[in-house]
Molecule: transfer RNA
Organism: Candidatus Fermentithermobacillaceae bacterium
RNA sequence: GCCGGCGUAGCUCAAGGGCAGAGCAACGGUUUCGUAAACCGUAGGUUAAGGGUUCGAUUCCCUUCGCCGGCUCCA
Repeated sequence: GCCGGCGUAGCUCAAGGGCAGAGCAACGGUUUCGUAAACCGUAGGUUAAGGGUUCGAUUCCCUUCGCCGGCUCCA
């Protein structure tokens, strides 16, 4: 340099055009002599950035950035 995949909550991941979610973690509560576990609840998001299409974009298209893998070049 070329090709492909990925980027969504603190972490691991869903949702593949029609109200952004789960598990774990955090916080509060129930319980306990106390802690853990268990159970109930609360909070947490410019869906990497910019632009386009659309009535409507996390989702489709373009560009850029980052991560991973493969290929190629190397004076």